[in-house]
Context: one part of a larger RNA
Molecule: large-subunit ribosomal RNA, domain I
Organism: marine sediment metagenome
RNA sequence: GGCGUAUGGAGGAUGCCUAGGCUCUUAGAGGCGAAGAAGGACGCGAUAAGCUGCGAAAAGCUGCGGGGAUUGGCACACACGAAUUGAUCCGCAGGUAUCCGAAUGGGACAACCCGGUGCAUUGAAGAUGCAUCAUCUCCCGAUUUAUCGGGGGAGGCAAACGUGGGGAACUGAAACAUCUAAGUACCCACAGGAGGAGAAAACAAUAGUGAUUCCGUAAGUAGUGGCGAGCGAACGCGGAGAAGCCCAAACCAGAGUAGUUACGGCUAUUUUGGGGUUGUAGGACUACAUAAGUGUUUAUAUAAUGGAAGUUGAAUGGUCUGGGAAGGCCAACCGCAGAGGGUGAGAGUCCCGUAAAUGCUAAGUUAUAUAGGCCGGUAGUAUCCUGAGUAGGGCGGGGCAGGUGAAACCCCGUUUGAACCAGCCGGCACCAUCCGGUAAGGCUAAAUACUCCUAAGAGACCGAUAGUGAACUAGUACCGUGAGGGAAAGGUGAAAAGUACCCUGAAUAAGGGGGUGAAAUAGUACCUGAAACCAUACGCUU
Numbered sequence: 001g002g003c004g005u006a007u008g009g010a011g012g013a014u015g016c017c018u019a020g021g022c023u024c025u026u027a028g029a030g031g032c033g034a035a036g037a038a039g040g041a042c043g044c045g046a047u048a049a050g051c052u053g054c055g056a057a058a059a060g061c062u063g064c065g066g067g068g069a070u071u072g073g074c075a076c077a078c079a080c081g082a083a084u085u086g087a088u089c090c091g092c093a094g095g096u097a098u099c100c101g102a103a104u105g106g107g108a109c110a111a112c113c114c115g116g117u118g119c120a121u122u123g124a125a126g127a128u129g130c131a132u133c134a135u136c137u138c139c140c141g142a143u144u145u146a147u148c149g150g151g152g153g154a155g156g157c158a159a160a161c162g163u164g165g166g167g168a169a170c171u172g173a174a175a176c177a178u179c180u181a182a183g184u185a186c187c188c189a190c191a192g193g194a195g196g197a198g199a200a201a202a203c204a205a206u207a208g209u210g211a212u213u214c215c216g217u218a219a220g221u222a223g224u225g226g227c228g229a230g231c232g233a234a235c236g237c238g239g240a241g242a243a244g245c246c247c248a249a250a251c252c253a254g255a256g257u258a259g260u261u262a263c264g265g266c267u268a269u270u271u272u273g274g275g276g277u278u279g280u281a282g283g284a285c286u287a288c289a290u291a292a293g294u295g296u297u298u299a300u301a302u303a304a305u306g307g308a309a310g311u312u313g314a315a316u317g318g319u320c321u322g323g324g325a326a327g328g329c330c331a332a333c334c335g336c337a338g339a340g341g342g343u344g345a346g347a348g349u350c351c352c353g354u355a356a357a358u359g360c361u362a363a364g365u366u367a368u369a370u371a372g373g374c375c376g377g378u379a380g381u382a383u384c385c386u387g388a389g390u391a392g393g394g395c396g397g398g399g400c401a402g403g404u405g406a407a408a409c410c411c412c413g414u415u416u417g418a419a420c421c422a423g424c425c426g427g428c429a430c431c432a433u434c435c436g437g438u439a440a441g442g443c444u445a446a447a448u449a450c451u452c453c454u455a456a457g458a459g460a461c462c463g464a465u466a467g468u469g470a471a472c473u474a475g476u477a478c479c480g481u482g483a484g485g486g487a488a489a490g491g492u493g494a495a496a497a498g499u500a501c502c503c504u505g506a507a508u509a510a511g512g513g514g515g516u517g518a519a520a521u522a523g524u525a526c527c528u529g530a531a532a533c534c535a536u537a538c539g540c541u542u
C1' cells in the first nucleotide's frame, strides 16, 4: 500500500407519512366599480420584524340569531386583562373604512404638493375641520345662443368562453414564387352569463322537407389543387332541443308650420296615436259580425317549497402481550348509522362524525286568487299599399370546400342603374318549361362554449429532485436600469416530559455523569439513515 471483517464519522439516498398540488364530476355563481373597484402605500397589538385580520371607531364597533366555557390570530413565554350580568367563536344585517389607484377641484417623480366656494372654531388675519368643485354624453328648463341650472348615464378592472375590426412569420411543399401554416399567433373595440345565428327572395327534384344552433353519420366521399404539398363540403338520415313574433307602407284621426280661399274649407310638409305585417299572396277599402276562448305577461296577496350558523343522534366488557390496545383470545350489543377522520399499534359500539329526523334569515321556485296589459273573424276584388341610389350590370377585390375557372351564390370599393303582383328572386355559365320562395327593416328562449370563483364529492393521479414556480414569511429571497428572470427550504416525541443537579473546560463551545422517555445512535445540526469519501481496530497479503 491492497483486500476483508467490525465499529464510527461524514452525507442525505431509500422506506413510511402529508399539511400541498393535479385531473375531473354534480350543483351553484358567472361579475366588481363614481354609494370610489381590482390592486396597493402607510398605519392599528402591553410588547410586534414577517404573515393574517382590520382602518384614526384600525387583530376591531353595533343589532339580531346560534352556542355554552373558556379566551386576548399564526405564536407554545412573561405581564396585565375579558368571560354564566353568557365572553371567545359561528351565521345574517349594519357602522367605520387614512392615502394612492378609472382617480374625478388643479398639479405631480402613485401613495405627495397647492387651491376655489359655503359653513364652523372666531370678530379679523392665519390655520384647522366638514361639505363641494373632472371630462364626455342624454333628457328637461332658462335666458344673454353659447352658456347656465336640475336630473340620469358612461369611464376602470377581471381566468377562459363570444362577436366584430386588423393580421404575420417560422414551417410544409424534401429548394421556392401560386399554395400551405392560417384567418392560426398577436393587437384593437365591444358584449353576456353565455355570445353569435334564427322564422326561407331556404333546400330539394317530378317525391317531398319546413327558422336557427349543436352532436353522430354521409365522408376523407363530391369536388378543389404549381391537379404538387395539401385543402375539403353539401343533400339525405339518426339524435339533442324546440317558439315564434314586431315594425315601415296603404287607410283613419289629432297637433304644429307654410301656402291658398268663395272664410265653409282645401293643399303641402312635419309629427303623434290608431290600423297592419304576408306567398294557397296578404293588407288597406266595402259589406256583415264583434264574443266565445284559452294562451301569455306584470304586480299584489296567500299557501307550499326552498334555504344560514345550528340541534338530536344507537350500540362493549373482560383478559393476554405491550410504554401504550383500537391487536390476540373469550363473551356481548347497535345498525335507515360497518362513509371518513382522530385517539400512545388494525376501534361499527372512546371522540368528531355518519344514517335519519329537526330548526330557520333572505333570495329563488311552484300553485291559487285578484287587478292590469297582450292575442284573436267571414265574403267581395274596381282602386291603393307591400322596404330604391335598392336589386341587377361593368371594373377591382374578398367570402363560400371551390386558387377565375364554363363559375352560379353572398359581401365590399368604384362606376352605372331597374321592375312595382299581369311584379320580382332562386334552382352552380346561359335560355325555355316546371318547381320553390317573396330581398332591399327589426326582435327572439332551449339544445352549444368556458371556469378567476363557491359547495359537496371522486381518482388503476403525484408524494417533497415528484405534484403548481410555490406543502414552509413564494412570485418570497436573490438577479437585472428595465421589460423580465426566479430559487432553495417538509417530518423530535404519544406527550416537551425540550435534560433539574454535578463535573471537565476560558466558555453562552463541546463533552462526561445524572435525570425524562418505550427508545436520546429520538436531544430541537432531532423518523428511517444507503453510497461516494474519511478514520480506528483486527486478520490476510505484496
Stems, first nucleotide, its partner, number of pairs: 001541009015527001016491002020462002022459007029451002031157002039100003042055003050074002061094006070082003105114003115133007135154009161192001162190005172179001176226001202209002213240005223231002244443003247387001251274010279421001281386004285380004293375001295374011310358003316331005332349002334338001340352003392416008402428001423438005478485002498526001501513004